[in-house]
RNA sequence: GGCGACGUGGCCAAGUGGUAAGGCAGGGCUCUGCAAAAGCCCGAUCAGCGGUUCGAAUCCGCUCGUCGCCUCC
Numbered sequence: 001g002g003c004g005a006c007g008u009g010g011c012c013a014a015g016u017g018g019u020a021a022g023g024c025a026g027g028g029c030u031c032u033g034c035a036a037a038a039g040c041c042c043g044a045u046c047a048g049c050g051g052u053u054c055g056a057a058u059c060c061g062c063u064c065g066u067c068g069c070c071u072c073c
Stems, first nucleotide, its partner, number of pairs: 001070007010024003018054001026042005047063005
């Protein structure tokens, strides 16, 4: 220098055009004599900017970051 994959709450992770599942951790509540366990509830406009579209986490471009492969010196 070229190519590819990935980036989603504190962590892991699903969702691949129609408004973001689940698990762990955390907070609140119920229960309990107190706790534990159990149950219920709470939190993310999705790396950033721009574009396409009625509508974008999803498609396109650029940038940033991580990882891998190739090439040159």
RNAcentral holds the sequence, with entries from ENA. A computed fold for a 73-nucleotide RNA from Thermogemmatispora argillosa, annotated as transfer RNA. RNAcentral records the identical sequence in 2 taxa. Model confidence (mean pLDDT): 82 of 100.